Order: sequence, then structure tokens, then C1' cells
RNA sequence: GGGCCGUUAGCUCAGUGGUAGAGCAACCGCCUUUUAAGCGGUUGGUCGCUGGUUCGAUCCCAGCACGGCCCA
Repeated sequence: GGGCCGUUAGCUCAGUGGUAGAGCAACCGCCUUUUAAGCGGUUGGUCGCUGGUUCGAUCCCAGCACGGCCCA
């Protein structure tokens, strides 16, 4: 230098055009002598950044940034 993949909640990941979800974690409550476990609830996201397409973009396109793999 070239090619491919990834970037979404504190963490691990879903979500292939119609205003984003799960599990774990955190917080509150129930239960328990207490803790843990179990059960119920609550909070939490500018979807890496900038443009473009579209009535509408996490999703499609381009560029950039970061990470990984491969080639040279």
C1' cells in the first nucleotide's frame, strides 16, 4: 500500500428501511434470622464520526477514525 470483517446500554450481543431490544450488571421491593439464590419492578443508548440517497436510515451508498484477520 491492497482486500475482508467488526464498531448498538457499564459488559456480551440481537435488530436487513417505519422513531432500538435481550441477558448479565446497577438500583428499588418481595422472600430469608442475615447473606447468597429465586421472584417482581425501575434506570440506562446522538446506534464510532461526517456527508449522501429516501417521505423516513442502526439498516442502503461514499469518505474518515479505531480494532481484528489476510496479502504484498